A computed fold for a 361-nucleotide RNA from a Saprospirales bacterium, annotated as Bacterial RNase P class A. The source organism's lineage runs through Bacteria, Pseudomonadati, Bacteroidota, Saprospiria and Saprospirales. The model forms 95% of the base pairs in the Rfam consensus. The sequence was found by an Rfam model in a public genome assembly. It matches the Rfam family "Bacterial RNase P class A". Rfam classes the family as a ribozyme. The prediction has a mean pLDDT of 75.
RNA sequence: UAUGUGAGACGGCCUGUCGCAUCUCUUAGGAGAUGAGGAAAGUCCGGACAACGAAGAGUGCCGUACCGCUUAAUAAACGGGGUCGCGCAACGGCGCGAUACAGACAGUGUCACAGAAACUAUACUUCCGCGGUUUGCUGCGGUAAAGGUGAAAACGUGCGGUAAGAGCGCACGAAUUUUGGGAGUAAUUCCGGAAUUGGACAAACCUUGCGGGUUGAAAUGCCAUGUACAUUGCGCUUCAUUGUGAGUUGGGUUACUCGUCCAAUUGCCUCAGGGCUGGCGCAAGGGGUAGGCAGAUAAGAUAAAUGACAGGCUGUACCCAUUGGGUGCAACAGAAUCCGGCUUAUAGUCCCACAUACCAA
Numbered sequence: 001u002a003u004g005u006g007a008g009a010c011g012g013c014c015u016g017u018c019g020c021a022u023c024u025c026u027u028a029g030g031a032g033a034u035g036a037g038g039a040a041a042g043u044c045c046g047g048a049c050a051a052c053g054a055a056g057a058g059u060g061c062c063g064u065a066c067c068g069c070u071u072a073a074u075a076a077a078c079g080g081g082g083u084c085g086c087g088c089a090a091c092g093g094c095g096c097g098a099u100a101c102a103g104a105c106a107g108u109g110u111c112a113c114a115g116a117a118a119c120u121a122u123a124c125u126u127c128c129g130c131g132g133u134u135u136g137c138u139g140c141g142g143u144a145a146a147g148g149u150g151a152a153a154a155c156g157u158g159c160g161g162u163a164a165g166a167g168c169g170c171a172c173g174a175a176u177u178u179u180g181g182g183a184g185u186a187a188u189u190c191c192g193g194a195a196u197u198g199g200a201c202a203a204a205c206c207u208u209g210c211g212g213g214u215u216g217a218a219a220u221g222c223c224a225u226g227u228a229c230a231u232u233g234c235g236c237u238u239c240a241u242u243g244u245g246a247g248u249u250g251g252g253u254u255a256c257u258c259g260u261c262c263a264a265u266u267g268c269c270u271c272a273g274g275g276c277u278g279g280c281g282c283a284a285g286g287g288g289u290a291g292g293c294a295g296a297u298a299a300g301a302u303a304a305a306u307g308a309c310a311g312g313c314u315g316u317a318c319c320c321a322u323u324g325g326g327u328g329c330a331a332c333a334g335a336a337u338c339c340g341g342c343u344u345a346u347a348g349u350c351c352c353a354c355a356u357a358c359c360a361a
Stems, first nucleotide, its partner, number of pairs: 001357006008350003012313007020035006037332001041343002044341005049216004056258004061212005066080003081101001082099007102207002107205002109201003124147002127142006155173006174197010220294004229285001231284007238246003247265006267276003314330007
């Protein structure tokens, strides 16, 4: 210097004229101050806040899953560990990237095709032994070493041994579990011992640990106006007691259950079943209203203001040719309860770190 990766900042400024919104002052003429972002977008995650009088337990449902730290936070960020991949190196390491990273000896399930056989595995070819035989072959038994199929098939390699073979024995290793010691807050890792040996998948159902009350600013609160429910159907309208309890029906808190809380449970007639009246509730039908204020503060609105023009500056590309001049361009985009994150869009400029290549000292 170039390329790549990661992270950060800015992303317009000044003057004049006219215009817009809110607030303050006023001599009522006007004057002054302030006025959209790094994402205001997406509505993905977490909170504040509001309402539900009572927010409990269980099941369900939803979320989460290596360790530490930070935080209001189930969010994200930061650091570390394991596994996998890429590059460098040739020594056991360094750099970068990814990671849905608890459990497969709780249970169920899937692994197509091929293959003899894919979770209580099996013996196709071959090999070995004992027979039969028409010498082509065939019966019984042994075997899982070699071969075949496959992503994966009895832990791997070597030696011995055997009728042929096999962890059958030995040596060195691999994986899983467990145990002793060292390092570390921990995940984990290093060194030794013992036991065992056919997998993969839970982003399959599931199991385990941890967490979660619901709804959401059109939330919600206050005020005003107003008519018609004398309609229809259904449920309850019970018992004890004199003080309240039980029962029934309905409602609320979360999808359900239990618990809990609230409301109603009147009177008369009848031998009884029941009837009439009243009350509460749920539906159907019918009628009236749809207005205002707050929810909103350092911009503060309800169809929503924050602009236009002119000149200059800054940046950048090109051209002319050079104490400079000319032309063009300046992105993505627009607050609506507020805050912390994530994701997406972004012309251009600047700065930092790392890697590679080249050049110079």